[in-house]
Transfer RNA from an uncultured Clostridia bacterium, 72 nucleotides, folded computationally.
Its Rfam family is "tRNA".
The coordinates come from a structure-prediction model, not an experiment, and the mean pLDDT is 82.

RNA sequence: GGCCCGUUGGUCAAGCGGCUAAGACUCCGCCCUCUCACGGCGGCGACAAGGGUUCGAUUCCCUUACGGGUCA
Numbered sequence: 001g002g003c004c005c006g007u008u009g010g011u012c013a014a015g016c017g018g019c020u021a022a023g024a025c026u027c028c029g030c031c032c033u034c035u036c037a038c039g040g041c042g043g044c045g046a047c048a049a050g051g052g053u054u055c056g057a058u059u060c061c062c063u064u065a066c067g068g069g070u071c072a
Base pairs, nucleotide, nucleotide: 001071002070003069004068005067006066007065010025011024012023018055027043028042029041030040031039048064049063050062051061052060
């Protein structure tokens, strides 16, 4: 350098055109407890960036960035 794959809360991870973007752990508050832990209830928090297609994009297309694989 060519080709292919990936990028979603702090971490992991589902969703692949119309969702309030699911869930787990973490974090915060309350309950429980003599206290802590465990447990229960509730809450905060995410679609890598730009452009395009479409009535509508996290999802499809292009470019860029980053990561991985492969060929040379």